[in-house]
Context: one part of a larger RNA
RNA sequence: UUGGGCGUAAAGCGUCCGCAGGUGGUUAUACAAGUCAGUUGUUAAAGCGUGGGGCUUAACCUCAUAUAGGCGAUUGAAACUGUAUGACUGGAGUAUGGUAGGGGUCAGGGGAAUUCCCAGUGUAGCGGUGAAAUGCGUAGAUAUUGGGAAGAACACCGGUGGCGAAAGCGCCUGACUGGGCCAUUACUGACACUGAGGGACGAAAGCUAGGGGAGCGAAAGGGAUUAGAUACCCCUGUAGUCUUAGCUGUAAACGAUGGAUACUAGGUGUUGACCGUAUCGACCCGGUCAGUGCCGUAGCUAACGCGUUAAGUAUCCCGCCUGGGGAGUACGCUCGCAAGAGUGAAACUC
Numbered sequence: 001u002u003g004g005g006c007g008u009a010a011a012g013c014g015u016c017c018g019c020a021g022g023u024g025g026u027u028a029u030a031c032a033a034g035u036c037a038g039u040u041g042u043u044a045a046a047g048c049g050u051g052g053g054g055c056u057u058a059a060c061c062u063c064a065u066a067u068a069g070g071c072g073a074u075u076g077a078a079a080c081u082g083u084a085u086g087a088c089u090g091g092a093g094u095a096u097g098g099u100a101g102g103g104g105u106c107a108g109g110g111g112a113a114u115u116c117c118c119a120g121u122g123u124a125g126c127g128g129u130g131a132a133a134u135g136c137g138u139a140g141a142u143a144u145u146g147g148g149a150a151g152a153a154c155a156c157c158g159g160u161g162g163c164g165a166a167a168g169c170g171c172c173u174g175a176c177u178g179g180g181c182c183a184u185u186a187c188u189g190a191c192a193c194u195g196a197g198g199g200a201c202g203a204a205a206g207c208u209a210g211g212g213g214a215g216c217g218a219a220a221g222g223g224a225u226u227a228g229a230u231a232c233c234c235c236u237g238u239a240g241u242c243u244u245a246g247c248u249g250u251a252a253a254c255g256a257u258g259g260a261u262a263c264u265a266g267g268u269g270u271u272g273a274c275c276g277u278a279u280c281g282a283c284c285c286g287g288u289c290a291g292u293g294c295c296g297u298a299g300c301u302a303a304c305g306c307g308u309u310a311a312g313u314a315u316c317c318c319g320c321c322u323g324g325g326g327a328g329u330a331c332g333c334u335c336g337c338a339a340g341a342g343u344g345a346a347a348c349u350c
Base pairs, nucleotide, nucleotide: 003322004321005320006319007304008303012318014201015200016199017198021194022193023192025088026087027086028085029084030083031082033081034080035077036076037075038074039073040072041071042070043069049065050064051063052062053061054060091191092188093187094186095185096183097182098181099180103177104176105175106174107173108172109171110154114150115149116148117147118146119145120144121143125136126135162169163168206247207246208245209244210243211242215241216240220236221235222234223233258317259316260315261314262313263312266295267294268293269292270291271290272289273288274287275286276285299306300305323350324349325348332343333342334341335340
C1' cells in the first nucleotide's frame, strides 16, 4: 500500500500463444443498472459543530439546533458509461496478384583445410618459446609428391545488410512448411488490445541411453616461469564439443528500455515492394509504404543522453520496485535422474 517510480540509481517476466478478467472505433433508437437532481425515511443517547443559559471565571454542567456523508424509498434527467436492437467502415481479418529473405524441418551432394594410414623422393633434424625444456625423429621424422580414410566447420561474397516472437539462422541442390512486405479493388463488419493463472518455445554448460570422435579441449600428467605457481607460456590429453531420443529451463536470455494505439520539425545513409518521370531498355531522378542506422528541433532527463524505431505528449492492460548487508540464503512446497530450478523470509547488524 495514499503515492512515487522501473535505459545507467531498487525495479520490464528470456520470448510468444492464450482462458478468465480489465479496456475498447463511428452512428441511430429504446431502457435507466452506473451517473446526476429533487422529495422523503433512517442514521439511539452522549460526544463534535453553532447559538444561548448556570456554577465569581474556566474546565464542567445544561437548553436549543444545524451540516456533510452512508443506507433505503420515490419522482425525474438522458450528455457520458452500460444493456438491447439496427446500421457503418477508418481498427482487425479474408480474398486476389506480386515480391525479398542465412525463417524452420528432412534428405542428397561439394570443395578448401586438418589429422591419420599406405607408397615415392630425401636426410638430420623437427617442433616449440621471451629464452628453453618436456615431446617427435636414423626402427628415417619435419619437408615434398601421389593414393586412401575420417570427422567437424563452411574462406571470399559478407554489409551499423537480410530473416525470425525470442533463443537464434550463413557452402550447393531438392522436398515439405511458417511468417512478413507491397499493390489492387472486392468481401466480413469491431470480429480488437492486453493478459493473473495456464501452455509452448528457449544459447552455452550439464544429465540419461545408443552412436560418433578429425581438430579443439575442462580434469589429469609432464616441461618451464617463480620465493612458491594447485596459474598465465609449452608438450600431451579424458569428459565434452558432433548426432539420435529424452531431461534440464537458466545467461550481462541486453536496446540492461513490456505490449498496443494515436499525436508531435527536419536532414542524411541503407534494405524490400510499388508508382511517376525518363529511356529502345536498364540505370539516374522524384514520390508512397514497410524495415534498419546516424545526426538533430520541440519536449523530456539528476546528468549521461533519448529524440516519429522516444527515454516526448496521452490512453488501455500486464509485470516489477520500496535502504545496504544477512540472501536469492534458511525453512516449507512444487518440479528435476542428479546438478539444481521456481517460489522465498526472519533474527541480527550498519